[in-house]
Context: one part of a larger RNA
RNA sequence: CUGGGCGUAAAGAGCGUGUAGGCGGCAAAGCAGGUCUGUUGUGAAAACUGGAGGCUCAACCUCCAGACGUCGACAGAAACCGCUUGGCUAGAGUCCGGAAGAGGAGAGUGGAAUUCCUGGUGUAGCGGUGAAAUGCGCAGAUAUCAGGAAGAACACCCAUGGAGAAGGCAGCUCUCUGGCUCGGUACUGACGCUGAGGCGCGAAAGCGUGGGGAGCAAACAGGAUUAGAUACCCUGGUAGUCCACGCCGUAAACGAUGUGUGCUAGUUGUCGCGGGUUGUCGACUCCUUCCGUGACGCCGCUAACGCAUUAAGCACACCGCCUGGGGAGUACGGCCGCAAGGCUAAAACUC
Repeated sequence: CUGGGCGUAAAGAGCGUGUAGGCGGCAAAGCAGGUCUGUUGUGAAAACUGGAGGCUCAACCUCCAGACGUCGACAGAAACCGCUUGGCUAGAGUCCGGAAGAGGAGAGUGGAAUUCCUGGUGUAGCGGUGAAAUGCGCAGAUAUCAGGAAGAACACCCAUGGAGAAGGCAGCUCUCUGGCUCGGUACUGACGCUGAGGCGCGAAAGCGUGGGGAGCAAACAGGAUUAGAUACCCUGGUAGUCCACGCCGUAAACGAUGUGUGCUAGUUGUCGCGGGUUGUCGACUCCUUCCGUGACGCCGCUAACGCAUUAAGCACACCGCCUGGGGAGUACGGCCGCAAGGCUAAAACUC
């Protein structure tokens, strides 16, 4: 040293895919690399441990024994790990038949609202605020009616609802397309789990090129407020917000909870199939298996809060991460980026 942890105290990578690696179902035969047993060789002395003895004791010294190795050779065992062979079907997958869905991409299309333009009606205000003012308006505004244009977002349905790995996804229609799930149990026969690196996806803001620009709106300007007001409020308003293509790669990217598998009281909603009962023209009602998603609640866990079959319970496999506060997610170096910056990541010093 062989440690303890990661919902909120430090700590789960934003998410997936997958390489190496680690780990891996049932039954049988064989091999003997690991493993185990026996014999044997070697493992210098000193040191170390036990016993005995010698210096008056002790340290020290002497003697005897033990111990000291991922050691070698030979013989053997075959449960376990491993390997080989042939098998199995409970894991995994395929097939057949259903069902739901804002899952993704492209194209088209609809109505309400907003702003602007044109025309009609009409006249002195409108707008805005705590109150005002800036602003708009007799060159005819606001209001109202008709017509036109543009861009962006989709009220109600809408849910405690759905689908997706996450980010994220909502008017309607069409085309292309991914995944999940239920039922059947025909097929393959461990084909599995995780996953260092790698690769891909990844809100908003931001960047590049070209479009677009109604509303909103950083910056900016003006008006107020105020001691001041580089703000909160008001009037305007440019990037941006939108589209195409290419970058960026970060978020309180959160369930602040990695993925997978098995096991461990229940009660009650709800989504999607299926089975059954009653009944029926049918829809429904009731019971129930499975998949998801909520509320509550034992055992157990937890510092407490709380979690509680969707675990933070009981276990196993694999990965990631933490190790007092500040300095600092910084400097330096490297890699990436057009840049902004990102990733990796210290120390002095200090408490």
The prediction has a mean pLDDT of 87.
Small-subunit ribosomal RNA, central domain from an uncultured prokaryote, 351 nucleotides, folded computationally.
It matches the Rfam family "Bacterial small subunit ribosomal RNA".